[in-house]
């Protein structure tokens, strides 16, 4: 330097225009002599950033920034 793909909860990913979710993680409780295991119940998100489109944008267009795999 050209090309693709990727950024969403602590961590691993769904969501492809209409108020943002799951697994594990973390807290409570209950069970246990006690850890753990299981049940149930809770917290936890400026959806990298800025600009646009739209009634409405994680979404869609365009710039940034940041990973990643490829040609040079």
């Nucleotide at each position: 330097g050209c090309g693709c793909c990727c950024g969403u909860a602590g961590c691993u990913c769904a969501g492809u225009g209409g108020u943002a979710g799951a697994g594990c993680a973390c807290g409570a409780u209950a069970u246990u002599g006690a850890c753990g295991u299981u049940a149930u119940c809770g917290g936890g998100g400026u959806c990298c950033u800025c600009c646009g489109u739209u009634c409405g944008a994680u979404c869609c267009g365009g710039a940034g920034c940041g990973g990643g795999c490829g040609c040079a």